RNA sequence: GAUCCCCUCGUCUAGUUGGAAAGGACGCGGCCCUUUCAAGGCCGAAACGCGCGGUUCAAGUCCGGCGGGGAUUG
Numbered sequence: 001g002a003u004c005c006c007c008u009c010g011u012c013u014a015g016u017u018g019g020a021a022a023g024g025a026c027g028c029g030g031c032c033c034u035u036u037c038a039a040g041g042c043c044g045a046a047a048c049g050c051g052c053g054g055u056u057c058a059a060g061u062c063c064g065g066c067g068g069g070g071a072u073u074g
Base pairs, nucleotide, nucleotide: 001073002072003071004070005069006068007067010026011025012024013023019057028044029043030042031041032040049066050065052064053063054062
């Protein structure tokens, strides 16, 4: 340099036939329980890589650009 793949809460991820409040686990915060801690129960905050363009009535999802990461190969 070329080809291909990935990028979503703090972390790991689901969602890829375009439309539902973007869900789950761990972690974090609060409350309950307990003499206390742990465990357990309930509740909560927290995300679509971009101050980007396009398509569409509607984009996490499709197309393009940029950025980051990875695989193979010259």
Transfer RNA from uncultured Lachnoclostridium sp., 74 nucleotides, folded computationally. It matches the Rfam family "tRNA". Its family is annotated with triplet codon-amino acid adaptor activity in the Gene Ontology. The coordinates come from a structure-prediction model, not an experiment, and the mean pLDDT is 82. NCBI's taxonomy places the organism under Bacteria, Bacillota, Lachnospirales, Lachnospiraceae, Lachnoclostridium.